[in-house]
Context: one part of a larger RNA
RNA sequence: GUCCUCAAGGAACUCGGCAAAAAAGCGGCCGUAACUUCGGGAUAAGGCCUGCCCUUUCGAUCGCAAGAUCGGCGGGGCCGCAGCGAAAGUUUCUCUGGCGACUGUUUAUCAAAGACACAGCUCCCUGCGAACUCGUAAGAGUAUGUAUAGGGGGUGACGCCUGACCAAUGCGAGAAGGUCAAACAGUGCUGGUUUCAGCACCUAUUGCGCGCAAUUCAGUUUGUUCGCAGCAGGUGCUGAAGCUGAGCGCUGUAAGCCCUCGUCAAUGUCAGCGAUAACUAUAAUCGUUCUAAGGGAGCGCAAUUCCUUGUCGGGUAAGUUCCGACGCGCACGAAUGGCGUAACGACUGGAGAACUGUCUCGAGGACUCGCUCG
Numbered sequence: 001g002u003c004c005u006c007a008a009g010g011a012a013c014u015c016g017g018c019a020a021a022a023a024a025g026c027g028g029c030c031g032u033a034a035c036u037u038c039g040g041g042a043u044a045a046g047g048c049c050u051g052c053c054c055u056u057u058c059g060a061u062c063g064c065a066a067g068a069u070c071g072g073c074g075g076g077g078c079c080g081c082a083g084c085g086a087a088a089g090u091u092u093c094u095c096u097g098g099c100g101a102c103u104g105u106u107u108a109u110c111a112a113a114g115a116c117a118c119a120g121c122u123c124c125c126u127g128c129g130a131a132c133u134c135g136u137a138a139g140a141g142u143a144u145g146u147a148u149a150g151g152g153g154g155u156g157a158c159g160c161c162u163g164a165c166c167a168a169u170g171c172g173a174g175a176a177g178g179u180c181a182a183a184c185a186g187u188g189c190u191g192g193u194u195u196c197a198g199c200a201c202c203u204a205u206u207g208c209g210c211g212c213a214a215u216u217c218a219g220u221u222u223g224u225u226c227g228c229a230g231c232a233g234g235u236g237c238u239g240a241a242g243c244u245g246a247g248c249g250c251u252g253u254a255a256g257c258c259c260u261c262g263u264c265a266a267u268g269u270c271a272g273c274g275a276u277a278a279c280u281a282u283a284a285u286c287g288u289u290c291u292a293a294g295g296g297a298g299c300g301c302a303a304u305u306c307c308u309u310g311u312c313g314g315g316u317a318a319g320u321u322c323c324g325a326c327g328c329g330c331a332c333g334a335a336u337g338g339c340g341u342a343a344c345g346a347c348u349g350g351a352g353a354a355c356u357g358u359c360u361c362g363a364g365g366a367c368u369c370g371c372u373c374g
Stems, first nucleotide, its partner, number of pairs: 001367006008360002012358001017355001027049004035040001037157001051078005057072006079083001092353007099345002104116002120155007132141003158340004163270003168267002170263005177258003184252006190245013206229004211224004271289005298332001299329001310326005
């Protein structure tokens, strides 16, 4: 380590009867409660019988009959501790709660459950080239289906039910008004650039004029100071036209948002304070504030209760667990469903019968493994 046995007691063990033990043994007869969705519960529970020999009698099938085979109600007897005498395989049972209706599914390899699913219920979308999903697309699934169909969300059999609130968020509908984008159109402004025109200034060269000097037949020619005019050209300003800007403003234009209504088996939410009755206590009642509306049914110290081992009753000699009540529910509550519920569960809490080495409290035995010794 695997297995076997045990005086007296019999769960005192322990988180917990874990493990073990016991009962029963796929048959026949009797018997079987609460509850129940009348199907169940139920093999409920519980009790008796079972071998072999002799024998009366009855029946079924086959057969013409004789008879053969199978079976039943009885009577008498025999043996053993024991008669489904072995082996194998195989539900212990009862009472009472919680949760989940159920069969099913799940963390392959620490979780099988109260988790998931489920039939049923309900909401939303979808008229078919459907909605939805995959794909850039073509296309495919849905579906060779068509609203008794398909997709999505929630709840989760069944029974009784499912209250108030549309203020917020979401969704649906609406269109009067407000707000609002880029493109585009219209309109106005503006920058750059090209051309043209006008004006102003400068003005080579040039033209004209008065002088001066020289010169000539000759105010003829030359030079020159000054003044005036002025082409080309340059600079600046202004205007027009063309082109252009990744410039600007105004007007016009959608959905959305603001706005109006609806909708909670959409997301969600469902108060406080003060006073009051002829003992006291309590408050049917009254006042007041706020709110969209203030939790109505049912349940309730609960898989939810902190205080708390709440209080009372039951069960025990003794009960932080358990069952039944109570209710000021720290912090239940109605499809994130509420409350019940027969059946079901390798689920989970409490109690009991039987049974036992789980224990009081150990003891003995068989076989085997590791180590050690030989």